[in-house]
Context: one part of a larger RNA
RNA sequence: CACUCCCUAAGGAACUAUGCAAUUUAGCCCCGUAACUUCGGGAGAAGGGGUGCCCUGCGUAAGUGAGGCCGUACAGGCCGAGCUGAACGGGGUUGCAAUAAAGUGGCUCUAGCGACUGUUUACCAAAAACACAGGACUCUGCAAACACGAUAGUGGAUGUAUAGGGUCUGACGCCUGCCCGGUGCUGGAAGGUUAACCGGAGGAGUUAGCCGCAAGGCAAAGCUUUGAAGGGAAGCCCCAGUAAACGGCGGCCGUAACUAUAACGGUCCUAAGGUAGCGAAAUUCCUUGUCGGGUAAGUUCCGACCUGCAUGAAUGGCGUAACGACUGGAGCGCUGUCUCAGGGAGUGACUCA
Numbered sequence: 001c002a003c004u005c006c007c008u009a010a011g012g013a014a015c016u017a018u019g020c021a022a023u024u025u026a027g028c029c030c031c032g033u034a035a036c037u038u039c040g041g042g043a044g045a046a047g048g049g050g051u052g053c054c055c056u057g058c059g060u061a062a063g064u065g066a067g068g069c070c071g072u073a074c075a076g077g078c079c080g081a082g083c084u085g086a087a088c089g090g091g092g093u094u095g096c097a098a099u100a101a102a103g104u105g106g107c108u109c110u111a112g113c114g115a116c117u118g119u120u121u122a123c124c125a126a127a128a129a130c131a132c133a134g135g136a137c138u139c140u141g142c143a144a145a146c147a148c149g150a151u152a153g154u155g156g157a158u159g160u161a162u163a164g165g166g167u168c169u170g171a172c173g174c175c176u177g178c179c180c181g182g183u184g185c186u187g188g189a190a191g192g193u194u195a196a197c198c199g200g201a202g203g204a205g206u207u208a209g210c211c212g213c214a215a216g217g218c219a220a221a222g223c224u225u226u227g228a229a230g231g232g233a234a235g236c237c238c239c240a241g242u243a244a245a246c247g248g249c250g251g252c253c254g255u256a257a258c259u260a261u262a263a264c265g266g267u268c269c270u271a272a273g274g275u276a277g278c279g280a281a282a283u284u285c286c287u288u289g290u291c292g293g294g295u296a297a298g299u300u301c302c303g304a305c306c307u308g309c310a311u312g313a314a315u316g317g318c319g320u321a322a323c324g325a326c327u328g329g330a331g332c333g334c335u336g337u338c339u340c341a342g343g344g345a346g347u348g349a350c351u352c353a
Stems, first nucleotide, its partner, number of pairs: 001348008010339002014337001019334001027051005036041001038171001052093006062084003067079004094098001106332007113324002118130002134169007146155003172319004177249003182246002184242005191237003197231002202226005209218003250268005277311001278308001289305005
């Protein structure tokens, strides 16, 4: 010096990103216990007191119960040795200390998030993430939808819409506004477009034949080949519905008898222009916004304001008792975290073998 422990004057979080770590607290009995609350809780809230041993009331209360008695009785009642044995009152006594060791809650206030118990990154994340009961939408009539499988088949389910699948939300309370123009989904079928296929106008090749002195030209049927019009479903275009489907939810100008502000008006644009709530927020850039509280002093915290860069309603909004090895802020207690170090023990390190 390192590690693992123990102790420490005075102070007591001044340490630090953070009381991280380590203290404190602790069992049992008694007293006592707030806000709030879903009336269950909160609660071991908080905060106090007692605690060993001996004597005594007292081997007491109580339990058990050999044996015996009354009784027709295995009903019922009575006496009762022995054994076990509290609690409480009074008195005394040892020690620094009596849950004397070990084991064995620190507490409170306040805010955020998530209702809760649960689950998770085996080996850096346990959470505000996942799940959850509850809510909603949607699909599915059974040989169900859906999933696995090439098929057969199987699961769903030996279930049957109070059932089963998918998606979103996430207890509970109060609620969940406007927009269907875009995208999706559902429905519609008049018109437009539209495949295979049907269709076959027309064209091409070949050549019996015909014309021609010849070169060559024309060319039926058949065969081969090509092929226009026309007919032709769903889909798309189109017409509607639908947002707890994906999603979206404005700008400029003026106006009140101080000023300021604008209930009011004008105008442009849109599918519609953000309702109730909440709001410098797990969201606020400017920003340490401004005011208030707490501190001697507070970029954090709490309460307000609203100028919301860029809140907002099941991508749920706002509350909420209880709960949390969650996150922020404050206080009491307590401490070597610190002022600021010191001492001690063990194991290493170091020296020698």
This is a predicted structure of a 353-nucleotide part of an RNA (large-subunit ribosomal RNA, domain IV) from a wastewater metagenome. Its mean pLDDT, the model's own confidence on a scale to 100, is 87. Its Rfam family is "Bacterial large subunit ribosomal RNA".